The prediction has a mean pLDDT of 78. SAM riboswitch aptamer (S box leader) from Flavobacterium amnicola, 124 nucleotides, folded computationally.
RNA sequence: UCGUUAUCACGAAAGGUGGAGGGAAUAGACCCUAUGAAACCUUAGCAACCCUACACUUGUAGAAGGUGCUACAUUCUAACCUUGUCAAUUGGAUUAUUUCGAUAUAAACAGGCAAAGAUAACUA
Numbered sequence: 001u002c003g004u005u006a007u008c009a010c011g012a013a014a015g016g017u018g019g020a021g022g023g024a025a026u027a028g029a030c031c032c033u034a035u036g037a038a039a040c041c042u043u044a045g046c047a048a049c050c051c052u053a054c055a056c057u058u059g060u061a062g063a064a065g066g067u068g069c070u071a072c073a074u075u076c077u078a079a080c081c082u083u084g085u086c087a088a089u090u091g092g093a094u095u096a097u098u099u100c101g102a103u104a105u106a107a108a109c110a111g112g113c114a115a116a117g118a119u120a121a122c123u124a
Stems, first nucleotide, its partner, number of pairs: 001124001003122006013043005021032003026078004044070004049066002051062004074116001080112002083110003088103006
């Protein structure tokens, strides 16, 4: 570096240096930032992937070590789903309530699941 597996709507700060960007990539949107961005250092914290103990293989507890993280859901959307929800306009039928069709299986919203990404462990 490639690949595999698991997780990703919870959680968690401050100081110093620095001096204009940042929120992965492409596009769009939205947000953070001179009341100080990125990056680096120190301390603290969160988590529980490796780890430790007990269980027994699915679990419980812990947090010394290896890691990671500490704005906004992985900030949101952009692939797929004859999955679901909702009104509007219009035409016909009907005394009316209502019903059938078209715009359209479209738009919007919600949900699911991919892709990509991040982190950990492992193999080559």
Notes
The sequence is in RNAcentral, with records from Rfam.